Predicted 3D model of a 73-nucleotide RNA (transfer RNA) from a Minisyncoccota bacterium. It was read from a public genome assembly. The prediction has a mean pLDDT of 80. Rfam family: tRNA. It is annotated as a transfer RNA. Its family is annotated with triplet codon-amino acid adaptor activity in the Gene Ontology. The organism belongs to Minisyncoccota, within Bacteria.
RNA sequence: GGGCCCAUGGCUCAAUUGGUAGAGCGUUUCCAUGGCAUGGAAGAGGUUAGGAGUUCAAGUCUCCUUGGGUCCA
Repeated sequence: GGGCCCAUGGCUCAAUUGGUAGAGCGUUUCCAUGGCAUGGAAGAGGUUAGGAGUUCAAGUCUCCUUGGGUCCA
């Protein structure tokens, strides 16, 4: 320098053919216990890496940039 893959709550990951962004763990409050562990209930937390385009509608399609991984030279 070139090819390919990845980027979504704090962490690990889903999201079908483009159609209301979810789960587990963690976290906060409450309940059960004398207390801990544990169990149960409820809640908060996301400009889907950044930008642009296509579309009635983009996490998803196209282009550019950034970061990471991998292969070739």